[in-house]
Parts: sequence; structure tokens; C1' cells
RNA sequence: GAAGACCGGGUGACCGCGCCGCCCACCUUCACCGGUGGGGGGUGAGGAAAGUCCGGACUCCACAGGGCAGGGUGCUGGGUAACUCCCAGGCGGGGCGACCCGACGGAAAGUGCCACAGAAAAUACACCGCCGGCUUCGGCCGGUAAGGGUGAAAUGGCGGGGUAAGAGCCCACCGCCGUCCGGGUGACCGGGCGGGCACGGCAAACCCCACCCGGAGCAAGGCCGCAUAGGGGAGCAGAGACGGCCCGUCUCGCUACGACUCCCGGGUAGGCCGCAGGAGGCGGCGGGUGACCGCCGUCCCAGAUAGAUGGUCACCGUGGUCCUUCGGGGCCGCACAGAAUCCGGCUUACAAGUCUUCUCUU
Repeated sequence: GAAGACCGGGUGACCGCGCCGCCCACCUUCACCGGUGGGGGGUGAGGAAAGUCCGGACUCCACAGGGCAGGGUGCUGGGUAACUCCCAGGCGGGGCGACCCGACGGAAAGUGCCACAGAAAAUACACCGCCGGCUUCGGCCGGUAAGGGUGAAAUGGCGGGGUAAGAGCCCACCGCCGUCCGGGUGACCGGGCGGGCACGGCAAACCCCACCCGGAGCAAGGCCGCAUAGGGGAGCAGAGACGGCCCGUCUCGCUACGACUCCCGGGUAGGCCGCAGGAGGCGGCGGGUGACCGCCGUCCCAGAUAGAUGGUCACCGUGGUCCUUCGGGGCCGCACAGAAUCCGGCUUACAAGUCUUCUCUU
């Protein structure tokens, strides 16, 4: 230098917080449940809990089947619940090397684009140079892509033959295309034969091809429900009374709205479930190159709801710095960050430290 794995300060004391059992006392109840207080015990963040970028479980809604539109993925084989993830391999590129990187299908289906420079950026193209001819000696016409120049990119590369100079014009090798054979599950690789070569690049431009995809998300969703308020129905209604209209007041008259009683349904605050036993952790054995899978044993490992997981002290560890009588001592620090339905990935952040394998140089 390369690759991979691990760790993420330790011990103790005191005080405090969340959750879960146990015991005691009191309240409540027919009882259970529940509530309050006290005692004692157990347990309590991460490798990323983060970003919310992919994929799934779960829940509700929608849905005959198929198509269009839209979105995603894109070498091959495998793993997985699934993936844009992982493993193994192929091909291309980089590195002396260990190793690293790659959206890596299609450009002879069509459309489009290729800035600047340059003669010319695609059925295009002669600026300089080279060669031939003509010349009024200024140049003009023709040939030519070997050389120069421009550019990110210039019409296969390189060598030889050939030629006026050149040119796949011809030849060998390499590349390319076609075809056959062999190897491989496959991507692809190796070889034979044939073809002078058939119009450069871009598809993270439209597009074509193949495959995949319904929507919203735990504030999902379900249950209880006597906060306050409000909705619907029935009764009261025959009479009287209360309220309202009228009115300064009273009486008379009018009204059947409200209040009242009962029933029904929705539902906010609130409470409970979802919600912690799971694609689970650890160990062993077996299969597989590996991702991973199977079997056996063992363990239970946060569950809050404005959100607990903290604080102080001592000793040890470790880093820096200063002093030193070399025994040690003083001071300052010890990262990134922090659960909120759960799980598999990816990405990003990270002090100090540990281990394994390998490469290069000396």
C1' cells in the first nucleotide's frame, strides 16, 4: 500500500427516570378488574437508532380478464419474503501488483443531436502539403486521405508491395462481419474457413425490445367511551303550570319552537389493542466456491406517547501537553450520534483501538 472482520471505554458508590413481575396497606367492587401509597427485585439505545433512498411484512381502500397510458429495471447464473440489494462468473477499463471501477440490451427499425475549432461532424469533406498538366509565373484545373493542421470524435490499425503521388488497389498479421466446429447451464471463450470491410459517436435524447409495477400508509386500522357541545326519533299535548311573542305592568289571547323524559346513532378529548416471540439472537453439526440454506440445542433481548434510558464522585484505561528527584505528578480531552409498527438492504457520519490475509520496495 490492497482487501476483509471486530470494537465503540471499564469497575464501584450515591441520587434520579421509564417499563415489567412480586409483597404489604388503603380505596373501589358481590367478585374479578382497577386506583393510590410503600417495600424489594428484574430490565432499559445503535453500528449506524440517522438520511427516508430502495425492497418487503402488516392494515385499510379499490379490483372479472386483457390492453393503452405512466413509472422502474437492463451482461450471465444463483441467493432471498422481496429489491435498484448480495454472491459467483463473463466482458470492458485502470493499477508494476495485491486489487479497484463499470445503468454493461439494441445505433444495417425510425426520428433527433454532435458546442467551439476545423476544408469537412455523415451518402459530408481538399485548408496546408504531395503528384500530374497548363501558365501571362500571380496562379488555375485535375488526382490524392500517406504526412501536417482542427477537434471529445475525421471513415479500420500496422508493416510491405504497388504508384506520377497515393489509396484494402494488392498481400501478411491484428481488428471487424458471416459461417462451421469444439468447450461452457449461460454471459462468453478457443479454433477452422470465407469476405477487402458493408453509412463515426450519443439511447442517464426520443424510441425499440424483454421483464416488473393498483393506491394510501401505524396519525395504517380496530375496540371502549357518562368531558363539554351537537344530530335523529318518540313522548309530553285532553287540561293546568313554566318559558317565548305582545307589553311600562297586569289580565286576556296566540304559539307547540325550546326545555323536560326516554330511546337510537355518530364521535372529539381520553383510554385500550395494534406493539415487541421475530424472514429473532447465540452455539454446534451438515450442505454449498459463495451469497445463503437445513437440522438440533439454548436464550428472551427497550417499548415511551411530548416521549424514560440521566447526573455526581472515585479508581482504572487511553490521547495530548507541561513539570520531574525518572518513582511519578499537574492540567485538558475521549468520537459520530440517539429508538417511536417491524424487518432486509443501500447511502452518509464517526475519536481512539484490535485482528486476519495479501501486494510492492529495500

Record summary:
Predicted 3D model of a 362-nucleotide RNA (Bacterial RNase P class A) from a marine sediment metagenome. Its mean pLDDT, the model's own confidence on a scale to 100, is 76.